Context: one part of a larger RNA
């Protein structure tokens, strides 16, 4: 150095209970009726998790179902149950203490006080209910608080970076922080675009287009008109005018006049409306409610094979046969359509939920024609000067939106906009609101998918994980799956201090599967036999 056999160690190789990334549906909240988390109790015997709360691994009631059953937990011991239990579903009792926490107060999970009651004759103790704060002219009463993944408005708002340095710029109105809401949220029914033709709220996608422009014209930033598509839906107020009612204030006391409140009317741009004259309930439509349907929990039910051979087991092999609206998929001692558990089709049902349909139920909304003397159409606004800010646009020719200071029109013979700015054309009516969908997310439940991962991988976490453990704290942060089909988990004998370890017997297909338990690599140890120095 080979050999051979072991030991040590886990490496691979199969396994998956648990992850990952989507799809469709459903649900988007819970909370003073006390919530989210949480202490603490709670079990025969009980340390962790799970369930549960002094009625504590459970209590009623109703449906379901039909023999076991006392969670994970395999053990002893006591019990439960065909008077129908464990189990499942609904709906309800009970729910200590902390925490928004709220009777005060507190270093959470504790400590005191007050009020009525009742136990007593009194003090003391005890048992039951109540006692925080804001906000609202439903004030004996109704909300509100707190929490919660992402999404969504709204106030505030960085630096690292990039520009090969840096200051403007950029990263970004991005991270973060407040404050709000809804299942969505925002936005929305033209003082809008366009451009001499026209479009016709708003939201979203693809495209125009990395174009037009913007930029120490540098990194860089970057639309919009049109087109093609997703979804489609439009309303209500103020005024002007009438009335009613209080108030005031005046008088000729017949009222007028101002104001406040209500109610009718009216709501738009080829102007409309009040008024004034004619017409009118036609059209369409909404909310509720009722009947019927359908949908809804647990849940029934659910076809069809036997042999032969090998083997420890048969589902494999052989031979012959069946079902199939079911040959999805899981298990069963190797691969099962026909052994189980399901699948397809099919059925049922409480509470309830939505839809559709009808209805001589109740209640609502919502037209029209001609005329033009007068009146009305949203003011501290538009608009303007300073200074910002937002627009793809950095002050630029810089409109357009916005507003901190200052100023301030105009009323349809009006005003606003079409990118300084004048004319002319054209579009529109601002200074009041309200709106479904298409869009955006997924703590969360259901069914289901993967040219996803298979225990150093995939979550950090397949296992008593955010656990042990580590830090004053904030924070940080593990390792840890596999016996066998079935525990059959090795009676009984030896050795030996021994309940250790171990040889025998037994089990089992297999014990080099023996619980440090499939496979069992390398490193490293050992001992055999060979060969070399």
């Nucleotide at each position: 150095c080979g050999u051979a056999u072991g030991g040590g160690g886990a490496a691979u190789g199969c396994c998956u209970u648990g992850g990952c990334u989507c799809u469709c549906a459903g649900a988007g909240g819970c909370g003073a009726u006390g919530a989210a988390g949480g202490a603490c109790g709670u079990g025969a015997u009980a340390a962790g998790c799970u369930g549960c709360g002094a009625a504590a691994a459970g209590c009623u009631a109703c449906g379901g179902g039909g023999a076991u059953c006392g969670g994970c937990a395999c053990a002893u011991a006591c019990g439960a149950u065909u008077u129908g239990a464990u189990c499942c579903g609904u709906a309800g009792a009970u729910a200590u203490c902390c925490g928004a926490a709220u009777a005060g107060g507190g270093a959470a999970a504790c400590c005191u006080u007050c009020u009525a009651u009742g136990u007593u004759g009194a003090a003391g103790a005890c048992a039951u209910a109540g006692a925080a704060c804001c906000u609202u002219u439903u004030u004996u009463a109704a909300g509100g608080a707190g929490u919660u993944a992402a999404c969504c408005c709204g106030g505030g708002g960085a630096a690292c970076u990039g520009a090969a340095a840096c200051a403007u710029c950029u990263a970004a109105g991005u991270a973060c922080c407040c404050g709000g809401a809804g299942g969505a949220a925002a936005a929305g029914a033209a003082a809008a675009c366009a451009a001499u033709u026209g479009u016709g709220a708003u939201u979203c996608c693809g495209u125009u287009a990395g174009u037009a422009g913007u930029g120490g014209c540098g990194a860089g930033c970057g639309a919009a008109c049109g087109c093609g598509g997703a979804a489609u839906a439009g309303c209500c107020c103020a005024a002007a005018c009438c009335u009613a009612u209080g108030u005031u204030g005046u008088u000729u006391u017949g009222g007028c006049a101002a104001u406040a409140u209500a109610g009718g009317g009216g709501u738009u741009g080829u102007a409309g409306g009040a008024c004034c004259a004619c017409g009118u309930u036609a059209u369409u439509u909404g909310a509720u409610g009722c009947u019927u349907a359908a949908u809804g929990a647990a849940u029934u039910a659910g076809a069809a094979u036997c042999u032969u051979c090998u083997g420890g087991a048969a589902a494999g092999u052989u031979g012959a046969a069946c079902c199939a609206u079911a040959g999805a998929g899981g298990g069963u001692g190797a691969c099962a359509g026909u052994c189980c558990c399901g699948u397809a089709a099919a059925a049922g049902u409480a509470a309830g939920u939505u839809u559709a349909a009808g209805u001589u139920a109740u209640u609502g909304a919502u037209a029209g024609u001609g005329g033009u003397a007068u009146c009305c159409u949203g003011a501290g606004u538009a608009g303007u000067g300073c200074g910002g800010g937002g627009c793809a646009c950095g002050u630029g020719a810089a409109a357009c939106c916005u507003u901190g200071c200052a100023u301030g029109a105009a009323u349809c013979u009006a005003c606003c906009g079409g990118g300084a700015c004048c004319a002319u054309c054209c579009g529109g009516u601002a200074a009041g609101g309200c709106u479904a969908a298409a869009u955006a997310c997924u703590c969360c439940u259901g069914a289901g998918a993967g040219a996803c991962c298979g225990a150093u991988a995939g979550u950090g976490a397949a296992c008593u994980a955010g656990u042990a453990c580590c830090g004053u704290g904030a924070g940080g942060g593990a390792a840890a799956g596999g016996u066998g089909a079935a525990a059959a988990g090795a009676a009984c004998c030896c050795u030996g201090a021994a309940u250790a370890a171990g040889g025998g017997a037994g089990u089992g297909a297999a014990a080099u599967a023996g619980a440090u338990c499939c496979u069992g690599a390398a490193a490293c140890c050992a001992u055999u036999c060979g060969c070399u120095u």

Notes: Large-subunit ribosomal RNA, domain I from an uncultured Bacteroidota bacterium, 533 nucleotides, folded computationally. Its Rfam family is "Bacterial large subunit ribosomal RNA".